[in-house]
Context: one part of a larger RNA
Order: sequence, then C1' cells, then structure tokens
RNA sequence: CGUACGAUAUUUGAGAAAAUCUGCCUCUAGUACGAGAGGAUCGAGGUGGACGAACCUAUGGUGAAUCAGUUGUUGUGCUAACAGCAUGGCUGAGUAGCUAAGUUCGGAAAGGAUAAACGCUGAAAGCAUAUAAGCGUGAAGCCUAUUUUAAGAUAAGAUAUCGUUCUCUAAGCAAUUAGAGGGAAGACAUCUCAAAGAUUAUGAGAUUGAUAGGCCAGAUGUGUAAGUCCGGUAACGGAUUUAGCUAACUGGUACUAAUUUGUCGAAAAG
Repeated sequence: CGUACGAUAUUUGAGAAAAUCUGCCUCUAGUACGAGAGGAUCGAGGUGGACGAACCUAUGGUGAAUCAGUUGUUGUGCUAACAGCAUGGCUGAGUAGCUAAGUUCGGAAAGGAUAAACGCUGAAAGCAUAUAAGCGUGAAGCCUAUUUUAAGAUAAGAUAUCGUUCUCUAAGCAAUUAGAGGGAAGACAUCUCAAAGAUUAUGAGAUUGAUAGGCCAGAUGUGUAAGUCCGGUAACGGAUUUAGCUAACUGGUACUAAUUUGUCGAAAAG
C1' cells in the first nucleotide's frame, strides 16, 4: 500500500514445512514341516538402540550478587569485629534461571489408489489365456491421516462485537457544496516491567493499579552469628543457639515509581 468504512477478538484452511528408523525377547509352539538334526509363516504382547520434542519434580552440572571456613597483607587508633587486594585469593556447599548425562513423550492405528507380483470371469482363436471389455488382492513407497505454519490464498475468505457525532462561517429557495473547529471505536507514542529480548518485536501493567522496587511473612541455602557468661595457663572448647545471615523463588502490602499527557484515526460502506 492492497484486501471498496474504520477497528478488536476468534477462526476456516488453498498452500508450505516437519516427522516417517529399527533390533531383541516372550507367547502362539518345540506346533506346522522334517527320518533326524533342526525349526517356522500368520498373529499377539513386552523391552531396547539411535533420532527428535518438551521440561527441571527427582539425579546431577553451572550458579563472578547466597552462606561458611581459611592464608598473606593493608586499613578502620588498639583488642575484638569487619572491610579492601591477592585468578571470585583459595576451599566446602548452594536458591532461581539455564542445562544433560536426567525426566516425560513421539514416529500409533487406519483408509484410498497403486508398483513388482498373484488372481476371477473371459473372447479375439469352439480349446487355452489374469486382458482385449470388465472385476479383485497387493509395499517402509504415493494420496490422506499426525504436528507446526498459513487469507498478499490479489479468487486477498468466515464469525462475533465495537464505532461512525455535532458546532460555526460563506454560497444556495432547497437538497447540498466549500472552509474552519471539534476528534468515535481503537491504535501508537510515553512510562513500570519480563515468562520476551542485540535493536525491534512479543507479552504483563500504568492509580478503577500488585507492573517493578521497597517492606512484611514464608520457602530455600548455609551451618550454630555478634555480644555476654562459663571452663582452660593458652591455642581453644561449651552455653545462650538448629543460631545469625540468606540472590533471581512463593504469598501479601500502594510505602516509592508507572505523573501529566500527546499524536494518529470517519461520510465514497457511493
């Protein structure tokens, strides 16, 4: 820009893309078959491999904003307690998120037309012949079916809902025409953000508000803080104390910030 009014939702599906794998075991059955050795088709069930998708409850990894231990050194006047630097100084753990080696799931079933192949009826050609007319069976392949996408599918689809109003001036008998003002539904800008993210976009919100921060409570993690007291010559140990601290998690709470607003958007559904 188009989809002959403008929007907001929900859709149909022409078309496109993806997927399409396979082993082993058990039963049928030691049956059919076979002198025996051996040993099935068909059918039913189970369990794997590789590949793929989603996810993080559990198992783990990571987790440079969490907790603890600890070395050297500098500083806060000193003790104690802390802070800085030393690869995050080193070490042991670890929430959310992300993640695989982890968990769950998938390629199931079915239909149609067929290939090779196998048939029925059947003449030309009194026979024969699956073929000439006609009618069947038949594959991981083809068309459906499964998943995703998809109306710029220009043949541009469908459904539901929302909006489409006035004022002034001029001309005109009037219908109306021209100009100015105003600016519907809705959208965008702007702002707070994340399940989204390079930017955009998408999504959640903007006081009729839990969107983010803060605060409160909890969860989780770490592992028993500081101070004081007791014991010990002391290093240190014990009690207060399963303490103190605790990121991204959960639930609340308007305390702070989403203020105030602006722009676009209609008379040719002739």

Predicted 3D model of a 270-nucleotide part of an RNA (large-subunit ribosomal RNA, domain VI) from Candidatus Scalindua japonica.
The prediction has a mean pLDDT of 85.
The RNAcentral record of the full RNA draws on ENA and SILVA.
Lineage of the source: Bacteria > Planctomycetota > Candidatus Brocadiia > Candidatus Brocadiales > Candidatus Scalindua.